[in-house]
Context: one part of a larger RNA
RNA sequence: GAACGAACGUUGGCGGCGUGCUUAACACAUGCAAGUCGAACGAGAAAGAGAUCUUCGGAUCUUGAGUAAAGUGGCGCACGGGUGAGUAACGCGUAGAUAACCUGUCCAGGUGUUUGGGAUAGCCCUUCGAAAGGGGGAUUAAUACCGAAUACGUUAAUCAUUCAUAAGGGUGAUUAAGAAAGGUGGCCUCUAUUUAUAAGCUAUCGCAUUUGGAGGGGUCUGCGUACCAUUAGCUAGUUGGUGGAGUAAUGGCCUACCAAGGCUUCGAUGGUUAGCGGGUCUGAGAGGAUGAUCCGUCACACUGGCACUGAAACACGGGCCAGACUCCUACGGGAGGCAGCAGUGAGGAAUAUUGCGCAAUGGGGGAAACCCUGACGCAGCGACGCCGCGUGAGUGAGAAAGGCUUUCGGGUCGUAAAGCUCUGUCAGAAGGGAAGAAAUGUGUAUAGGUUAAUACCCUAUGCACUUGACGGUACCUUCAAAGGAAGCACCGGCUAACUCCGUGCCAGCAGCCGCGGUAAUACGGAGGGUGCAAACGUUGUUC
Numbered sequence: 001g002a003a004c005g006a007a008c009g010u011u012g013g014c015g016g017c018g019u020g021c022u023u024a025a026c027a028c029a030u031g032c033a034a035g036u037c038g039a040a041c042g043a044g045a046a047a048g049a050g051a052u053c054u055u056c057g058g059a060u061c062u063u064g065a066g067u068a069a070a071g072u073g074g075c076g077c078a079c080g081g082g083u084g085a086g087u088a089a090c091g092c093g094u095a096g097a098u099a100a101c102c103u104g105u106c107c108a109g110g111u112g113u114u115u116g117g118g119a120u121a122g123c124c125c126u127u128c129g130a131a132a133g134g135g136g137g138a139u140u141a142a143u144a145c146c147g148a149a150u151a152c153g154u155u156a157a158u159c160a161u162u163c164a165u166a167a168g169g170g171u172g173a174u175u176a177a178g179a180a181a182g183g184u185g186g187c188c189u190c191u192a193u194u195u196a197u198a199a200g201c202u203a204u205c206g207c208a209u210u211u212g213g214a215g216g217g218g219u220c221u222g223c224g225u226a227c228c229a230u231u232a233g234c235u236a237g238u239u240g241g242u243g244g245a246g247u248a249a250u251g252g253c254c255u256a257c258c259a260a261g262g263c264u265u266c267g268a269u270g271g272u273u274a275g276c277g278g279g280u281c282u283g284a285g286a287g288g289a290u291g292a293u294c295c296g297u298c299a300c301a302c303u304g305g306c307a308c309u310g311a312a313a314c315a316c317g318g319g320c321c322a323g324a325c326u327c328c329u330a331c332g333g334g335a336g337g338c339a340g341c342a343g344u345g346a347g348g349a350a351u352a353u354u355g356c357g358c359a360a361u362g363g364g365g366g367a368a369a370c371c372c373u374g375a376c377g378c379a380g381c382g383a384c385g386c387c388g389c390g391u392g393a394g395u396g397a398g399a400a401a402g403g404c405u406u407u408c409g410g411g412u413c414g415u416a417a418a419g420c421u422c423u424g425u426c427a428g429a430a431g432g433g434a435a436g437a438a439a440u441g442u443g444u445a446u447a448g449g450u451u452a453a454u455a456c457c458c459u460a461u462g463c464a465c466u467u468g469a470c471g472g473u474a475c476c477u478u479c480a481a482a483g484g485a486a487g488c489a490c491c492g493g494c495u496a497a498c499u500c501c502g503u504g505c506c507a508g509c510a511g512c513c514g515c516g517g518u519a520a521u522a523c524g525g526a527g528g529g530u531g532c533a534a535a536c537g538u539u540g541u542u543c
Base pairs, nucleotide, nucleotide: 001543002542003541004540006539007538008537009536010535013389014388015387016386017385018384019382020381021347026345027344028343030342031341032340035075036074037073040072041071048063049062050061051060052059053058082300083299084298091225092224093223094222095221096220097219098218101217102216103215106213107212108211109210110209111208112207113206114148115147116146117145124137125136126135127134128133154177155176156175157174158173159172160171161170162169182205183204184203185202186201187200191198192197193196226272227271228270233263234262235261238260239259240258241257242256243255244254275297276296277295278294279290280289281288282287302323303322304321305320306319325336326335327334328333353379355378356377357376361375362373363372364371365370392422393421394420395419402413403412404411405410426484428479429478430477431476432475436470441465442464443463444462445461446460447459448458449457487532488531489530490529491528492513493512494511498527499526500525501524502523508515509514
């Protein structure tokens, strides 16, 4: 000199963009943060409104409504969000390998979607319990569950053939194995009949199987990746082989047997510290320091362990067991997990609102409307940082008054003020007022596709209506008015800036040298000056 997620002191007008628990991975009251689908399924209220009857108490019907709440089922909950404890490791970075692998959803293409069955939740009855939560009985549905059939692809085994990369690669044949689920709208051409319906046709959304792709993931390898040698030897599943088990898949990953290996001064083993990278800061560079915010990745979710479901988890707001802690209890037993967003206590020099909205972007569900979304978009607080703007401009001398100083002549603050003439940024008041909105849906019109069809549906296009948290915000116009808006540090040298008074080795200053013991430009005050400026200094840390 530069920098900072800073803190402290004095001071403090406005705006934009950023940013804000670095400490206790300490403990958490309260609210919210993951749901959705009635176009998978069986069932199904109430308030309110209307009508009729009435003994005026009410009763019945319609609507509300195939709605709410609950249940079965599907998809999602493995994303998004947080934190940095652990980890010195294939964790990360980089370059590769997978002839050793997986992939729900999405896109594209094939082939199918045949035929049966038995339950069960909910509701109802009953029962135990303070509660949390159960037990028994009866009954019912499905795109829930279980069989059978079929198999274009597919898988397995065997055989043949081929490639060369040693192989579990490619091709062909035979045998064997394994699927499914229906929903919604419309129609009467075909079929069936009950002649207006569905078992038919049709559109659409699905389901099963398979191929290719996109995107995602698993596993493995080379190289790089902190400090300590006052850590020198470490290792029995240890190193390798064979057979098996297990996995989507290779492998001591696991197991039985066999061999006796494997690592190491190019630092094994042990210990200490630490998430890693893109980056960030500094520096002419080389390098050094660092890893907040943002992006990628890993690990973790009260502590330890375990599996289940699933395409994917050994799963932050799922499950089981154990532990510590907190809470409820009728003492028999139960409930909980903010390192999600706010917020509280504690710790600390120190770090914000228990805000608004799903309008936009993105995500989950749904055919869609739509619902959910503390992701996100916004607003609030903090000069915490960077940037911009303002606190007025011109004129104005007898150089007013006043302060300070003086050699008493004057000098200086100082054109500074006052006065006069203007301007109107910001703040204030009034009025106007965007962009962010594209969609979607409804209505309507046209064209095309499908079809038996002018129905329904799908696609495209036009027109009208419809959606804004921020927010009456940005911005614009007008009004009034110099009015409301300057401080902080320093002035001995380094280092820009000097005099007076007080003090008298005292009180004090100080980054270094050093000042102060009666004329202190170094202490304290004043006047003046210098430097920065909504900041200025101090402290800490890094280069």
Annotation: This is a predicted structure of a 543-nucleotide part of an RNA (small-subunit ribosomal RNA, 5' domain) from a metagenome. The coordinates come from a structure-prediction model, not an experiment, and the mean pLDDT is 86.